């Protein structure tokens, strides 16, 4: 330098023919218990890496860039 994959909640990850963003764990509250743990319920928590484009509508399609991981090549 080139190619490929990935980037979504605090953490680990889902989310395909574009149409209101989800799960588990963690956190807060409640139920349960003599009191914990476990279990059950409710809730909070998201610029879907950034900027543009297409579209009535984009996490999803297209382009560029950034970051992470992997692979490959050239010169001396």
């Nucleotide at each position: 330098g080139c190619c490929c994959a990935c980037a979504u909640a605090g953490c680990u990850c889902a989310g395909u023919a574009g149409g209101u963003a989800g799960a588990g764990c963690a956190c807060a509250c409640c139920c349960u218990u003599g009191g914990u743990a476990a279990g059950g319920g409710u809730g909070a928590g998201g610029u879907c890496g950034a900027c543009g484009g297409u579209u009535c509508a984009a996490a999803u399609c297209c382009g560029u860039c950034u970051g992470u991981g992997g692979g490959c090549u050239c010169c001396a």

Description:
Transfer RNA from an uncultured Dehalococcoidia bacterium, 76 nucleotides, folded computationally. The coordinates come from a structure-prediction model, not an experiment, and the mean pLDDT is 80. It was read from a public genome assembly. Rfam family: tRNA. From the family's description: Transfer RNA (tRNA) molecules are approximately 80 nucleotides in length.